[in-house]
Context: one part of a larger RNA
RNA sequence: CCCUCGCAAAGGAACUAGGCAAAAUUGCCCCGUAACUUCGGGAGAAGGGGUGUCCCGAGCAAUCGGGAUUUCAAUAAAGAGGCUCAAGCGACUGUUUAGCAAAAACACAGGUGUCUGCUAACUGGAAACAGGAUGUAUAGACACUGACGCCUGCCCGGUGCCGGAAGGUUAACAGGAGAGGUCAUCCCGAGCAAUCAGGAGAAGCCUCAAAUCGAAGCCCCGGUAAACGGCGGCCGUAACUAUAACGGUCCUAAGGUAGCGAAAUUCCUUGUCGGGUAAGUUCCGACCCGCAUGAAUGGCGUAACGACUUGAGCGCUGUCUCUGCGAGGGGCCCG
Numbered sequence: 001c002c003c004u005c006g007c008a009a010a011g012g013a014a015c016u017a018g019g020c021a022a023a024a025u026u027g028c029c030c031c032g033u034a035a036c037u038u039c040g041g042g043a044g045a046a047g048g049g050g051u052g053u054c055c056c057g058a059g060c061a062a063u064c065g066g067g068a069u070u071u072c073a074a075u076a077a078a079g080a081g082g083c084u085c086a087a088g089c090g091a092c093u094g095u096u097u098a099g100c101a102a103a104a105a106c107a108c109a110g111g112u113g114u115c116u117g118c119u120a121a122c123u124g125g126a127a128a129c130a131g132g133a134u135g136u137a138u139a140g141a142c143a144c145u146g147a148c149g150c151c152u153g154c155c156c157g158g159u160g161c162c163g164g165a166a167g168g169u170u171a172a173c174a175g176g177a178g179a180g181g182u183c184a185u186c187c188c189g190a191g192c193a194a195u196c197a198g199g200a201g202a203a204g205c206c207u208c209a210a211a212u213c214g215a216a217g218c219c220c221c222g223g224u225a226a227a228c229g230g231c232g233g234c235c236g237u238a239a240c241u242a243u244a245a246c247g248g249u250c251c252u253a254a255g256g257u258a259g260c261g262a263a264a265u266u267c268c269u270u271g272u273c274g275g276g277u278a279a280g281u282u283c284c285g286a287c288c289c290g291c292a293u294g295a296a297u298g299g300c301g302u303a304a305c306g307a308c309u310u311g312a313g314c315g316c317u318g319u320c321u322c323u324g325c326g327a328g329g330g331g332c333c334c335g
Base pairs, nucleotide, nucleotide: 001330002329003328004327005326006325007324008323010321011320014319019316027051028050029049030048031047036041038147052069053068054067055066056065057064058063070074075079082314083313084312085311086310087309088308089306090305094106095105110145111144112143113142114141115140116139122131123130124129148301149300150299151298153231154230155229158228159227160224161223162222163221164220167219168218169217174212178208179207180206181205182204185200186199187198189196190195232250233249234248235247236246259293260290271287272286273285274284275283
């Protein structure tokens, strides 16, 4: 010096990103317990008092009354909650990154939408077949949301989905106008001839092929946002000023409603005001000029819950002022 542990004057978070760690609280009995609340809870709230042994008395007993006695201390060892206030997120118990993350992430009851009439939809499988389900719409599948309370506004122009079928477009198939290839034969040329070059060309066979016919889809018409998504700009105006209930104008499918708001969202920003502190970029309450909130990509609340996150206080302490001493183990040095 390191590890593990014990003790400490005065102070008591001044430490630090942060009370991290440690200390403190702790069992049982009695008294006593607030806001708030979904009336269950919150509650072990908080906060107090008591606690050994022996003797006497009362009582069935638990226990109560009186007396005595030891200690610093009587749940004398071990074991065994720190508490409160405020805010955020998630309702809750649960689940998770086996080996850096346990959470405000996942799940969850509950809500909504869509699909599915049973050989169901859907899923696995070239298929047989199996799951769904020995279930049957109070069932099953998929998607989003996520207890509960109050609610969930406007836009269907784009994309998607659903419905429609008059018209437009449109594949294969059908169709075959027409075109071409081949060729009996014929014509012409060269050669004494055998033969060779060129041209025309019926039937057959073969190739190409226009019009026409042709479903879904697309175009088209309508619906649908708890489908994907979206939810404006400029100018003027009131008898101080300022502001603008009001007006004008442009654009749009429609221009953000209720709520909430410097927020897990606010750049400017440590916004401004108030609270708490001697002093507060954090925190709480307000304001609203929302860079860039907003309603099941849910909005706003909410008792209870949380090894969650943030702020404040009480208690407590070697975290610190500021270190010291001690125990066991290790390291190192000497022999």